The RNA shown here (FMN riboswitch aptamer (RFN element)) has 123 nucleotides and comes from Lapidilactobacillus mulanensis. It was read from a public genome assembly, where an Rfam model found it. The model forms 100% of the base pairs in the Rfam consensus. The source organism's lineage runs through Bacteria, Bacilli, Lactobacillales, Lactobacillaceae and Lapidilactobacillus.
RNA sequence: GUUUGUCUUCAGGGCAGGGUGUAAUUCCCGACCGGCGGUUAAAGUCCGCGACCUACUUGCAAAAGUAGCCGAUCCAGUGCAAUUCUGGAACCGAUAGUAAAGUCUAGAUGGAAGAAGACAGUC
Numbered sequence: 001g002u003u004u005g006u007c008u009u010c011a012g013g014g015c016a017g018g019g020u021g022u023a024a025u026u027c028c029c030g031a032c033c034g035g036c037g038g039u040u041a042a043a044g045u046c047c048g049c050g051a052c053c054u055a056c057u058u059g060c061a062a063a064a065g066u067a068g069c070c071g072a073u074c075c076a077g078u079g080c081a082a083u084u085c086u087g088g089a090a091c092c093g094a095u096a097g098u099a100a101a102g103u104c105u106a107g108a109u110g111g112a113a114g115a116a117g118a119c120a121g122u123c
Base pairs, nucleotide, nucleotide: 001123003121004120005119006118007117008116009115010114017029018028019027031103032102033093034092035049036048037047038046044091045090053068054067055066056065057064058063073089074088075087076086077085095106096105097104
């Protein structure tokens, strides 16, 4: 260094200011945010994954497993190479609660893609 197992730690951000109203961080103007791995070159919008949600199975329950569902980008430039960079203009964002929510509150002091490390073995 390769690979397998066990364990530990970590693992999501965001409505300033204003309008209407009895009431809105939910409506309107406007503001702001971007999980993880991959990809000839850096990605919320490409490919894949996780989460949420749905169904079924197991289970006294907690929960686990399987399957499904799962949003959104173009133009120009540079370059060997970019839907990833630069410039411009767009777009998207589970469920429940509540004056209608990507941003508040709640499930969640949860779970998890995955990241880092320790130990043991393997080649």